About this RNA: The RNA shown here (transfer RNA) has 72 nucleotides and comes from Podila minutissima. RNAcentral records the identical sequence in 3 taxa. Taxonomically the source falls in Podila (Eukaryota, Mortierellomycota, Mortierellomycetes, Mortierellales). Its mean pLDDT, the model's own confidence on a scale to 100, is 82. Rfam family: tRNA. It is annotated as a transfer RNA. Its family is annotated with triplet codon-amino acid adaptor activity in the Gene Ontology.

RNA sequence: GGGGUUGUAGCUCAGUGGUAGAGUGUCCCCUUCGCAUGGGGAAGGCCCUGGUUUCAAUCACCAGCUGCUCCA
Numbered sequence: 001g002g003g004g005u006u007g008u009a010g011c012u013c014a015g016u017g018g019u020a021g022a023g024u025g026u027c028c029c030c031u032u033c034g035c036a037u038g039g040g041g042a043a044g045g046c047c048c049u050g051g052u053u054u055c056a057a058u059c060a061c062c063a064g065c066u067g068c069u070c071c072a
Base pairs, nucleotide, nucleotide: 001071002070003069004068005067007065010024011023012022013021018055026042027041028040029039030038048064049063050062051061052060
């Protein structure tokens, strides 16, 4: 320098053109003499950035940025 791939909740990851979920973690309640386990509930994300298409974009397209990887 060129090709591919990744970016979504604190962390690990789903998801799909109609304003987003799980596990785990955090907080509260129940259970216990107390802790753990178990049960219930809550908070937490303008979906990497900017543009384009569209009635509508986390999703499609373009250009960047970041990590990983391959070639030279």